This is a predicted structure of a 143-nucleotide RNA (c-di-AMP riboswitch aptamer (ydaO/yuaA leader)) from a Bacillota bacterium.
RNA sequence: CUGCUGGAACUGCUGAAGCCCCACGGACGGGGCGCGGGGGACCCAUGUCCGCAUGGGGUGAAUCUCGCGCGGGUGCGCGAGUAGGGCGCUCCCCAACCGCCCGAACCCGGCAGCUAACCCCGUAGGCAGGCCGUUGGGGGGCC
Repeated sequence: CUGCUGGAACUGCUGAAGCCCCACGGACGGGGCGCGGGGGACCCAUGUCCGCAUGGGGUGAAUCUCGCGCGGGUGCGCGAGUAGGGCGCUCCCCAACCGCCCGAACCCGGCAGCUAACCCCGUAGGCAGGCCGUUGGGGGGCC
């Protein structure tokens, strides 16, 4: 000097997952605010029950279609798309174009429509370090 790896801080991305207080220090807990989710009347909506097949429901953007293969099958795997979703402008918001991505996973356990009062739960995890794409409009801040 360069490369790789690890850690802290800071800034930023996804997401509800942020801030504050108390306690603890052989500890891993508790509370508040904010944010997010579920249950739960009248009215409205929905016929109900049983059997077969994997009934039904929830979080989430993550649905659906086609093709191929496997299979006793409801399905599983792969591929191409797709409803839908995110990022790129380094203060924020809106829009357009362009570019790059995601399009999963898990949970409840025979049970839940909506739903005031009321009740319950979560506040994680995973990433990045940009010479950061361009344009228009609006707002705020700083100098």

About this RNA:
The organism belongs to Bacillota, within Bacteria. The model forms 92% of the base pairs in the Rfam consensus. The coordinates come from a structure-prediction model, not an experiment, and the mean pLDDT is 75. It matches the Rfam family "c-di-AMP riboswitch aptamer (ydaO/yuaA leader)". Gene Ontology terms of the family: regulation of gene expression and cyclic-di-AMP binding. The sequence was found by an Rfam model in a public genome assembly.